The RNA shown here (c-di-GMP-I riboswitch aptamer) has 88 nucleotides and comes from Desulfoscipio geothermicus. It was read from a public genome assembly, where an Rfam model found it. Its Rfam family is "c-di-GMP-I riboswitch aptamer". Rfam 15.1 lists 5,092 matches to the family in 1,772 species. Lineage of the source: Bacteria > Bacillati > Clostridia > Desulfallaceae > Desulfoscipio. Model confidence (mean pLDDT): 80 of 100.

[in-house]
RNA sequence: AUGUUUAGUGGGCAUAACCGGUGAAAGCCGGCGACGCAAAGCUAUGGGUCUACGGUGCUUACAGUACUAUGAUUGCCAAGCUGCAAGU
Numbered sequence: 001a002u003g004u005u006u007a008g009u010g011g012g013c014a015u016a017a018c019c020g021g022u023g024a025a026a027g028c029c030g031g032c033g034a035c036g037c038a039a040a041g042c043u044a045u046g047g048g049u050c051u052a053c054g055g056u057g058c059u060u061a062c063a064g065u066a067c068u069a070u071g072a073u074u075g076c077c078a079a080g081c082u083g084c085a086a087g088u
Base pairs, nucleotide, nucleotide: 001088002087005086012037013036018031019030020029021028022027035075041081042080043079045078046077047076048073049072050071054068055067056066057065058064
């Protein structure tokens, strides 16, 4: 310099379940725990998915119900940025 071609018991991350906190919820944070991960590092930019407090519609109204992201997800996919070891 190259770098996904091979491996990762050098080191790193941490699924489900459970416990505590937080939130309207989805979810997030901490603990515990490892299903897995070579970008499971970063960015919600495009698509997807989840949720629906509030808002809007239906309803005489309550209840109920439909729609709605401004909420969430990068461990759903793409895109952008950055990066470790071996090998060469």